[in-house]
RNA sequence: GAGAUGGUCGGACGGUCGCGUGUCCCGUCGGCUCUGAGCCGUUACCGACACGAGGAAAGUCCGAGCUCCGCGACGCAGGGUAGCGGGUAACACCCGUCCGCCGAGAGGCGAGGACCAGCGCCACAGAGACGAGCCGGCAGGCCGGGUGACCGGCCGGGCCGGGUGAAACGGGCAAGCUCUACCUGGAGCAAGGCCAAAUAGGAGAGCAGUUCAGGCGCGAGCCUGGCGGGGGUGCGUCGCUCCGCUCUCGGGUCGGCCGCUAGAGACGGCGGGCAACCGCCGUCGUAGAUGGAUGACCGUCCCCGAUCGCCACGAUCGGGACAGAACUCGGCUUACAGACCGUCUC
RNA sequence: GCCGGAGUAGCUCAGCUGGUAGAGCAGCUGAUUUGUAAUCAGCUGGUCGGGGGUUCGAUUCCCUUCUCCGGCU
Numbered sequence: 001g002a003g004a005u006g007g008u009c010g011g012a013c014g015g016u017c018g019c020g021u022g023u024c025c026c027g028u029c030g031g032c033u034c035u036g037a038g039c040c041g042u043u044a045c046c047g048a049c050a051c052g053a054g055g056a057a058a059g060u061c062c063g064a065g066c067u068c069c070g071c072g073a074c075g076c077a078g079g080g081u082a083g084c085g086g087g088u089a090a091c092a093c094c095c096g097u098c099c100g101c102c103g104a105g106a107g108g109c110g111a112g113g114a115c116c117a118g119c120g121c122c123a124c125a126g127a128g129a130c131g132a133g134c135c136g137g138c139a140g141g142c143c144g145g146g147u148g149a150c151c152g153g154c155c156g157g158g159c160c161g162g163g164u165g166a167a168a169c170g171g172g173c174a175a176g177c178u179c180u181a182c183c184u185g186g187a188g189c190a191a192g193g194c195c196a197a198a199u200a201g202g203a204g205a206g207c208a209g210u211u212c213a214g215g216c217g218c219g220a221g222c223c224u225g226g227c228g229g230g231g232g233u234g235c236g237u238c239g240c241u242c243c244g245c246u247c248u249c250g251g252g253u254c255g256g257c258c259g260c261u262a263g264a265g266a267c268g269g270c271g272g273g274c275a276a277c278c279g280c281c282g283u284c285g286u287a288g289a290u291g292g293a294u295g296a297c298c299g300u301c302c303c304c305g306a307u308c309g310c311c312a313c314g315a316u317c318g319g320g321a322c323a324g325a326a327c328u329c330g331g332c333u334u335a336c337a338g339a340c341c342g343u344c345u346c
Numbered sequence: 347g348c349c350g351g352a353g354u355a356g357c358u359c360a361g362c363u364g365g366u367a368g369a370g371c372a373g374c375u376g377a378u379u380u381g382u383a384a385u386c387a388g389c390u391g392g393u394c395g396g397g398g399g400u401u402c403g404a405u406u407c408c409c410u411u412c413u414c415c416g417g418c419u
Base pairs, nucleotide, nucleotide: 001346002345003344004343005342006341007340008339009338011301012300013299014298015297016296017295019052020051021050022049023048024047027043029041030040031039032038033037054322058333059332061331062330063329064328065327066188067187068186069185071239072238073237074236075235076234078184079183080182081181082180083097084096085095086094087093098112099110100109101108102107113179114178118177119176120173121172122171134162135161136160137159138158140155141154142153143152144151145150192258193257194256195255202249203248204247205246206245207244212225213224214223215222216221229243230242231241232240265284266283267282268281269280270279271278272277302320303319304318305317306316307315308314347418348417349416350415351414352413353412356371357370358369359368365402373389374388375387376386377385395411396410397409398408399407
């Protein structure tokens, strides 16, 4: 100098005004005890204190936690994975290693099981792409000639080359269908609960309500048993269970509260392990909005670029990326101006 | 949040069962006509939205990304 790979930051400080949440507080109201007064709850102006977007918050490509479907078992379909071993709550993720490909190298990529389980495709070129034989030869065989060495003709894929092509007695393609092994309920916080309120206990169509026995009852009807139909978050069967189920049109509720933030959490130290990661100890308490909060101005400093200036240094101008949580995590993918640190290769 | 579809010549669309990209309109040239239109003949025009991969070969198969359209809630 060029390159590979891992990590960190991605504006800082001060002031003025303005935001969101939580906690505390005068006072109001309610309840309980009560001589006084105290306790609890609700609301809570002003004020005080604390905290307040990301490495991707994005894409919604995966996996879960969590919630609901009143369910369970077995199987099928669908979906996923695919060398071997390990990590993890789990995964299509991560680590190590084998093999293959790319690279000079550090490194990077891999959809890496099976082509005699079956089926399918291989254009053009070429004789021919699963029954194959174009061109040139060899071994061998047959026929003829020759005393013989040998010569001529035919057969000839058993063997060696050449040409065509990506690939020619054998191959390629499974990111062709498929087969094998393993895994897998469905829907998703707009899940799902609570409170309050309002409307039209709305209108219509279809399926089923089977056939009985016993008991009670004046009757309507009720109870038990058997049998059958519909429903129970992919389908089927069985079990269990409920008593109704399916479709169309129309109307009301667009309100408030919970879920909603302490997590498979973060940081630091020690130990184990090649590593991913695991264990132990300590510290911290770090948004919870709901038309959706962190903004505006000033000053100083920081980084980059340009101009002036001989330099030091100063002055002026311009710029400072991608981009905003909406239940929460572990990943993958994509976007990203600039600055810094480490290791390795040439 | 969930589920589908589309992107090809200037425009409207085929092709996607892998074999090297087409039709119509538009444009240009010529013929015909007194001249124009029509008609006839010919010609031009394409990173198949972008990138990567599988394969001998990709519009087509797979992954990823961008833009647009639709349905449910």